Small-subunit ribosomal RNA from a groundwater metagenome, 1477 nucleotides, folded computationally.
Its Rfam family is "Bacterial small subunit ribosomal RNA". Rfam links the family to the GO terms ribosome and structural constituent of ribosome.
């Protein structure tokens, strides 16, 4: 960084969930439309189912007579109505009219409302069908004759707590029976049998019964359609089918006897789980996903579970028997009940509503009507639960008001917002009127409701959520991995846009947010529309029944396929266009659609099916040819081992080095002989053959596949294949054999910290062979098979042809095969590329994020080992694969460097110095800590310095600035005190000046300030240290690459250099290198004071000259350049500084300085005395001085540079042993002053802790300073410690260097200086080399590191903690088997006694009794399956810096991995045989 590849969001959308005291949150103004128990098919007091006709029966009045269940109104006259009359009276239409209530008939009660538990099935949705039936409805025909007999109500008795039963005794019917008749209906070939009714009205009509048509509706049959599961693969006896019978409206094993043995199943049957199914609804571009609220269609269900009866229709929510289980009433002896109707009530739950209001509309049921019923419906009421729409004002209004917020203190935002002016009134309040919904007479629940008018007054009405990215939208404050956020990435550890709060925006808006859940994004299952070399993914190979795909050519067909028709796809939903509510949501009606499906009919190109043919696909022949193909049988030499004889003396072996082993009992080693197993050197190769594993000495038998040339035959016979079958390295298994070598385990020897390894000596399974199992590998070309197409170049294997040659040989075409290089094209890149990973087309095989895991559980196979099929819980936000830059590597190449080596001197031992750690301390300020801290900061701590500690002291302050006052400053005295300060006194009155006052000091006052070596060096400048004076680090412009990023800077020389030459897709250009710049080194020319004298020479200043590969050879590429030489003081960068690219280490430093934030503020600010930075068991670091004779003493005697100097450096001189002191010529310095030592000559000391060595220690002095006690420095006596050349290890140095050797400054009163920066004197050695070691630079490789190897990582083992398996059991549970019992009830038998109908009887029949068959419920018992639960147990996954190794990643230190076997604390060891990743 471009892929892969998940996982998570955003924008959409939705019928979703919760509301008023507490309870997803916070909030709320109004309307119209909709919709509200998704959980427990849980249990429930009120209401919801009735109508009607006739008949009968009662009541009332008066008179009798009877009778007699109750209650009540009233009738009757009168009065009023109808008819005939003019009107009254008569007279007639009423054996009287109503209301309730029971019973006996009629209809309804299967409608209609609710639920979704069952159901994977003809349940549904569609498509045909018919073996049926049909109340009410509509039509047509045709009947309605004549007769019987009960029975309820009632009434009396009896019984029982009560539900309620039981007798006796009346009575009616459109209730109920039988008899005519019968055109049609039923049996029957036919003759013929056989089958029906009801009446009431009194003219209008309601009705009965046959039959037969429609209309509707139900019953049954079929095609095809929609769920998941193979870890459910065999299911099934009324099961298939047939015959007879029975049953049913109807067909059917729908039932029942026989008879046959079938029927479904890989197009998933049988089994499990889920689930009412449809029209539709979300959603989406579409195909597709997901769902089945409300609304309509259908089904199922009605407390469980079972049965039937009635009846057109139920096997029946508000019906009937039974069983159960529950709840209720009981007089205990029996009785009753069923909200998944409407409300409501309790429970359950995250959660879903009033015990309203009419039947006025629309529907329903009865009725001839009136009506009567109707929680269906119509409407009201909770509820922001979704949607629709109004709304909370509008217009001006700047001095940009105060307030808040930020600030660079200017201001800028909130902001025309507010306030004020001026308007309007939608919604609110209060009046008035007031519908439509009724077509259609009465009837209006909604409703004094919607609208309309009038007053009133900006009046009653604004949240909520976010603002790091993704995603629209920033700031301050607080906090300080805390307190909290988080949908992923993620923030939070003192400046947080990511937590809390302001301010301020950003989005929606009467709602906003959260949460769950489904489309979508998600081409992430892909049919539109994925993919399998290496990211998941090609079965280890092949053969092959089904299946799917299939060459040419003709005819034919009409399965597909195409087109038209015609019917259907219910309404509603949608679409478009119109209409109705002010609009809109809603709602009406039109049209269209409803993308299926049926029949019809046509077409005939494709594909299919027939039917004929053909040859190129495939296959047969023919002649040929190469081969470690394949089994068997035999043979051969070379070499190892063993024996065995001989020769021969001591060692062999083995390794990095060694050791165990082997050998004087004669081995190794050399000859010769035998034995014995195994595996074939060369040839051999990128080579051959095989379907894959796999195959190699020779030789014979048998056998298989290939090729090629012919072009003879057959004539599409092909091509992949789920299942399935063979074969299938190595190791393993089993039996029997062999056994030389090798050689898991084992044993011993080594390494090691350890070494259950690597290395070494032994060695057993095993490795061989026969049979027989296993079936697996990095079985890999990690690359399925076939076909057909798409430039080439070079090899090599077999074969054929062509040209050409006497002829080998060449040279050329072509086919099969195998290598390598590349085009086009693919490809995330890598790369692949006619042997495709191109460009198609058929087929199978697989893949879906990583880990749990190829693991459980279950199956099948296996002698085991284990194979194969294969998951989830749970857990992460990533695992991956190419490819690029780095770093790194116990990887290569090349190159440098006091890196190493060759050398000189040291450190590391000693005593001291100095610095640092620990310790210690009232304090031992404080900072530097790996190289890159440690004689560093500090170039100089007795006070000061000071920053530390103890003590005593001051507060506007020790320092600045501004403001008031008062006083010149300023000097001396005294007193207390450690001083600071603190009080007294005395002197003393300046300087400008316009004569106010002003500067400068000093005192006192007041506040704003001052001050802090307080903290952060991880806010920061500035400045340094280090890689590294290493040769490197970029850039423009062009070119490459999907990009990261390369190129250029690579490459061959070359150089000290990215130095320069060549080459090259690079051409050029910066910062570095070099070069310019100082210092020294030669010369010239000028000037010369202070250089002893001269100016020749040194010197000194100053200005020039000189080197540049310029000149010869030589070498290269004749290019940079390198090697020699000459000249030349100097020679190849002359030599030494100054100079330090891009960056690294958050490297140092807030204490040098500046400097942000934070902190102190009568103290973390200032002042003073003393103390302390120097404290000492020890540790490290850097030095000095020695350990002596190249040395010490001791006398003597030569020769320098560079510096410094007036508070200053001092000569001569004197005094002291000396340090010094006294004194002060000289000198503001080339003038005065300070000035050597090693060396040299000579003389002693002679190998010893010494005449080395000099520490410590005592005693006397000396010098600085106020002050030397803690704490300077020096001298003199005298004291005389360790040390005798320093273990592992380490440091400098390449020439005027090292070494050694005196010498001057800085800092400074003084000195801790042996430091540290300078200077000169004397002056070596050894290297021309890169194997190693460090460090570095360039190319390159590998890489699982990028915080970049001081990386990553990987198992055990302890501890927490989560989830699953196993498990001796224990619990439940659904379904099915086998027996036993077996309620209701149907049906089918049987009936001596009891009842009762027909009948003269005889007998038929019924009711009742009993029984069989079936069978719910119950009970026993055997086997399986499902959930759950389980002492113990097994991996597993996550966890904070735990414990043991370091197995992997670099050649990861023994390359790695793969399969298998063994074996070991543990990552892991070996053995074999692959693999290259």
């Nucleotide at each position: 960084u471009a892929c892969u590849g998940u996982g998570u969001c955003a924008u959409g959308a939705a019928u979703a969930a919760a509301a008023a005291a507490u309870u997803c949150g916070c909030u709320c103004g109004c309307c119209g439309u909709a919709u509200u128990c998704c959980u427990u098919a849980u249990a429930c007091g009120g209401c919801u189912c009735g109508c009607u006709a006739c008949a009968a029966u009662u009541u009332u009045u008066u008179a009798u007579u009877c009778c007699u269940u109750c209650c009540u109104u009233g009738u009757a006259u009168a009065a009023u109505c109808u008819u005939u009359g003019u009107g009254a009276c008569c007279a007639g239409a009423g054996u009287g009219c109503u209301g309730g209530g029971a019973g006996c008939g009629g209809c309804g009660a299967a409608c209609g409302g609710c639920u979704g538990a069952g159901u994977a099935a003809c349940a549904c949705a569609u498509u045909g069908g018919u073996a049926a039936c049909u109340c009410c409805c509509a039509c047509a025909c045709a009947c309605u004759c004549a007769g019987g007999g009960a029975u309820a109500a009632c009434u009396c008795c009896g019984u029982g707590a009560a539900a309620g039963c039981g007798g006796a005794g009346c009575u009616a019917a459109u209730a109920c029976c039988g008899g005519a008749u019968g055109g049609u209906c039923c049996c029957g070939c036919a003759a013929g049998g056989g089958u029906a009714a009801a009446g009431c009205u009194u003219u209008u009509g309601c009705g009965g019964u046959g039959u037969g048509u429609g209309a509707a509706g139900u019953g049954c049959c079929u095609g095809u359609g929609g769920c998941c599961u193979a870890u459910c693969a065999g299911c099934u006896u009324g099961u298939u089918g047939g015959u007879g019978g029975g049953g049913u409206a109807a067909c059917g094993g729908c039932c029942u006897a026989c008879c046959a043995a079938g029927g479904c199943u890989a197009u998933g049957a049988c089994g499990g789980g889920u689930a009412g199914c449809u029209g539709g609804u979300c959603u989406g571009a579409g195909a597709g996903g997901a769902u089945g609220a409300c609304c309509a269609g259908c089904c199922a269900g009605a407390a469980u579970g079972g049965a039937a009866c009635u009846g057109a229709g139920a096997c029946a929510c508000g019906g009937u028997c039974c069983a159960u289980a529950c709840u209720c009433c009981u007089a205990c002896g029996g009785g009753a009940g069923g909200c998944a109707g409407c409300a409501g009530u309790a429970a359950a739950g995250a959660a879903u509503c009033u015990u309203c209001c009419g039947c006025a509309a629309u529907g329903g049921g009865c009725g001839a009507a009136a009506g009567c019923c109707u929680g269906a419906c119509g409407g009201a009421g909770c509820g922001a639960u979704a949607u629709c729409g109004c709304g909370u004002g509008a217009a001006g209004g700047a001095u940009g008001a105060a307030g808040g917020u930020c600030g660079a203190a200017a201001g800028a935002u909130u902001g025309u917002a507010a306030a004020c002016u001026u308007c309007u009134u939608u919604u609110c309040u209060g009046g008035a009127g007031g519908a439509a919904g009724a077509a259609u007479u009465c009837u209006g629940a909604c409703g004094g409701u919607a609208c309309u008018c009038c007053a009133g007054g900006a009046a009653u009405a604004a949240g909520c959520a976010c603002c790091g990215g993704c995603u629209a939208a920033c700031u301050c404050c607080g906090u300080g991995c805390c307190a909290g956020c988080a949908g992923c990435c993620g923030c939070g550890g003192u400046a947080a846009u990511a937590c809390g709060g302001a301010g301020g925006g950003u989005g929606c808006a009467a709602g906003c947010g959260u949460u769950a859940c489904c489309c979508g994004g998600a081409a992430u299952c892909a049919u539109u529309g994925g993919g399998c070399g290496u990211a998941a993914a090609g079965c280890g190979u092949c053969c092959g029944a089904a299946g799917g795909c299939g060459g040419u050519u003709u005819a034919u067909u009409a399965a597909g396929u195409c087109g038209a028709a015609u019917a259907u796809u219910a309404a509603a939903u949608a679409u478009u266009g119109a209409g109705g509510c002010c609009c809109a949501a809603c709602u009406u009606c039109a049209a269209u659609g409803c993308c299926g499906u049926a029949u019809u009919c046509g077409a005939a190109a494709c594909u299919g099916g027939u039917a004929a043919a053909c040859u190129u696909g495939a296959g047969a022949c023919u002649u040929u040819c190469a081969g470690a193909g394949g089994u068997a049988c035999g043979u051969g030499g070379a070499a190892u081992u063993c024996u065995g004889u001989g020769u021969g003396u001591a060692g062999g072996g083995g390794u990095a080095a060694a050791a165990u082993c082997c050998g004087u009992a004669g081995a190794u080693a050399c000859a010769c002989a035998g034995a014995g197993g195994a595996a074939c050197a060369c040839c051999a190769a990128a080579a051959g053959c095989g379907a894959a594993g796999g195959c190699a000495g020779c030789g014979u038998a048998c056998u298989g596949g290939g090729a090629a040339a012919g072009u003879u035959c057959u004539g599409a016979c092909g091509c992949u294949c789920a299942u399935g079958g063979a074969c299938g390295a190595a190791a393993g298994c089993g039996u029997g054999g062999g056994g030389a070598g090798c050689g898991a385990a084992c044993g011993g020897g080594a390494u090691u910290a350890g070494a259950u390894a690597c290395c070494c000596c032994g060695g057993u399974a095993g490795u061989c062979c026969a049979c027989g199992c296993c079936g697996u590998a990095a079985a890999c070309u990690a690359u399925g098979g076939a076909u057909a197409c798409u430039a080439g170049g070079u090899g090599u294997u077999g074969g054929a042809g062509g040209a050409c040659u006497c002829g080998a040989u060449c040279c050329u075409u072509c086919c099969a095969g195998u290598g390598c290089c590349g085009a086009c094209g693919c490809u995330a890149a890598c790369g692949c590329a006619u042997u495709a990973a191109g460009u198609a087309u058929c087929c199978c095989g697989c893949c879906u994020g990583g880990g749990a895991a190829g693991u459980a559980c279950g199956g099948u196979c296996g002698c085991a080992a284990g194979a194969u099929u294969a998951a989830a819980a749970c857990u992460c936000a990533a695992a991956g694969g190419a490819a690029u830059a780095g770093a790194c590597g116990g990887g290569g190449a090349c190159c440098c460097a006091c890196a190493c080596a060759a050398g000189c001197g040291g450190u590391g031992g000693a005593g001291c110095a100095c610095c640092u750690g620990g310790c210690u301390u009232a304090a031992u300020u404080c900072g530097a800590u790996a190289g890159u801290g440690a004689g560093c900061g500090a170039g100089g701590a007795a006070c000061c310095u000071c920053a530390c500690c103890u003590a005593g002291g001051c507060u506007u302050g020790a320092c600045a600035u501004c403001c008031c006052g008062a006083g010149a400053a300023u000097u001396c005295c005294c007193u207390g005190g450690a001083a600071a300060c603190a009080g007294g006194g005395a002197a003393g009155u300046g300087c400008c000046u316009c004569a106010c006052g002003g500067a400068a000091c000093u005192c006192g006052g007041u506040g704003a300030c001052a001050g802090g070596u307080g903290c952060u060096g991880c806010a920061u400048g500035g400045u340094u240290g280090u890689c590294g004076u290493c040769a490197g680090c970029u850039c423009g412009u062009g070119c490459c690459u999907u990009g990261a990023g390369g190129u250029g800077u690579u490459c061959g020389g070359u150089u000290a250099a990215g130095u320069c030459c060549g080459u090259a897709a690079a051409c050029g250009a910066g910062c570095g290198c070099a070069a310019c710049c100082c210092a020294u080194g030669g010369c010239u020319u000028a000037a010369g004071u202070u250089g002893c004298a001269u100016u020749u020479u040194u010197c000194u200043u100053a200005a020039g000259c000189g080197a540049c590969u310029g000149c010869c050879c030589c070498g290269c590429a004749u290019a940079a350049c390198g090697g020699g030489g000459a000249g030349g003081a100097a020679g190849g960068u002359a030599u030494g500084g100054a100079u330090g690219a891009c960056g690294u280490c958050a490297a140092a430093u807030c204490a040098g300085c500046a400097u942000g934030g934070c902190c102190c503020u009568u103290a973390u600010g200032c002042c003073u005395a003393g103390g302390g930075c120097u404290g000492c068991a020890c540790a490290g670091g850097u030095g000095c001085u020695a350990c002596a004779a190249u040395g010490g003493a001791c006398a003597g005697u030569a020769c320098a540079a560079u510096g410094g100097g007036u508070a200053g450096c001092a000569a001569u001189a004197u005094a002291g042993c000396g340090a010094u002191a006294u004194g002060g010529a000289g000198c503001c310095a080339a003038u005065c002053c300070c000035u050597a030592a090693a060396g040299c000559u000579g003389u002693u000391c002679u190998u010893a802790g010494u005449u080395c060595g000099g520490a410590u220690u005592g005693a006397a002095g000396g010098c600085u300073g106020c002050a030397a006690u803690u704490c300077g420095c020096c001298u003199u006596c005298a004291u005389g410690a360790a040390g005798c050349u320093g273990g592992a290890a380490u440091c400098g140095c390449u020439a005027g260097u090292a070494a050694c050797c005196g010498u001057g400054g800085a800092u400074c009163a003084g000195c801790a200086a042996u430091g540290g920066c300078g200077c000169g004197g004397u002056g070596a050695a050894u290297g021309u080399g890169u194997u190693c070691c460090u460090g570095g630079g360039u190319c390159u490789u590998g890489u699982a590191c990028u915080c970049a190897c001081c990386g990553c990582c990987c198992g055990u083992c302890a501890c927490a903690c989560u989830a699953u398996g196993a498990a001796a059991g224990g619990a439940g549970g659904g379904a099915g088997c086998a027996c036993c019992c077996g309620a209701a009830g149907u049906a089918c038998c049987u009936u001596u006694a009891u009842c009762u109908g027909c009948g003269c009887a005889a007998g038929c029949g019924g009711a009742g009794g009993g029984g069989u068959c079936c069978u719910a419920a119950g009970g026993u018992g055997a086997a399986a399956c499902c959930u759950c639960u389980g002492a113990u147990u097994g991996g597993a996954g996550u966890g904070a810096a735990g414990u043991c190794g370091u197995a992997a990643c670099a050649a990861g230190g023994u390359a790695u991995c793969c399969g298998u076997a063994g074996g070991a604390g543990a990552a892991c060891c070996u053995g074999c045989g692959g693999a290259u990743g």

The coordinates come from a structure-prediction model, not an experiment, and the mean pLDDT is 80.